[in-house]
RNA sequence: GCGCCUGUAGCUCAGCGGAUAGAGCGGCAGACUUCGAAUCUGAUGGUCGGGGGUUCGAAUCCCUCCAGGCGCG
Numbered sequence: 001g002c003g004c005c006u007g008u009a010g011c012u013c014a015g016c017g018g019a020u021a022g023a024g025c026g027g028c029a030g031a032c033u034u035c036g037a038a039u040c041u042g043a044u045g046g047u048c049g050g051g052g053g054u055u056c057g058a059a060u061c062c063c064u065c066c067a068g069g070c071g072c073g
Stems, first nucleotide, its partner, number of pairs: 001072007010025004018056001028042004049065005
């Protein structure tokens, strides 16, 4: 330098162009307990990597940039 893949919650990841964007874990509060752990309940957390475009509508399609990984040279 070229090609491919990945980027969504603190972490690991789902998410057919149409939902108020979700799960598990974690953290927080409560219940339980002598106190913890475990368990149960509740609430919590997002510029969907940045910018632009297409569309009535974009996390999803297109362009570009950034970051990471793999391969080739």
The RNA shown here (transfer RNA) has 73 nucleotides and comes from an Anaerolineales bacterium. Rfam family: tRNA. Rfam classes the family as a transfer RNA. RNAcentral holds the sequence, with entries from ENA and MGnify. The coordinates come from a structure-prediction model, not an experiment, and the mean pLDDT is 80.